Background
Predicted 3D model of a 91-nucleotide RNA (c-di-GMP-I riboswitch aptamer). It matches the Rfam family "c-di-GMP-I riboswitch aptamer". Its family is annotated with cyclic-di-GMP binding in the Gene Ontology.
RNA sequence: UUAUGAAAAAGGCAAACUUAUCGAAAGAUAAGGACGCAAAGUCAAGAGUCUACGGUGCGGUGCUCCGCGCUACGAUCGUCCGGCUGCCAUA
Numbered sequence: 001u002u003a004u005g006a007a008a009a010a011g012g013c014a015a016a017c018u019u020a021u022c023g024a025a026a027g028a029u030a031a032g033g034a035c036g037c038a039a040a041g042u043c044a045a046g047a048g049u050c051u052a053c054g055g056u057g058c059g060g061u062g063c064u065c066c067g068c069g070c071u072a073c074g075a076u077c078g079u080c081c082g083g084c085u086g087c088c089a090u091a
Stems, first nucleotide, its partner, number of pairs: 002091004012037002017032006035078001041084003046080002048076003054071007
């Protein structure tokens, strides 16, 4: 440096759920908690998924309201793919 993750060691991360805070929501952060993870470190660039404050179309109503559809500029890297970086062991 490259490949691999069978066994092991030093360790690491932390799903659901609960509480608090933020947010229109999806969700995020902190603490508790462990389902799992060899990149569950990092980047929202590609695909997917979730949400729809705002915007927009239609309908109701005749009013600054309600319902439905569409929309990412929001979110997710613990959905997949890709980029960058990294611990241990083996070859």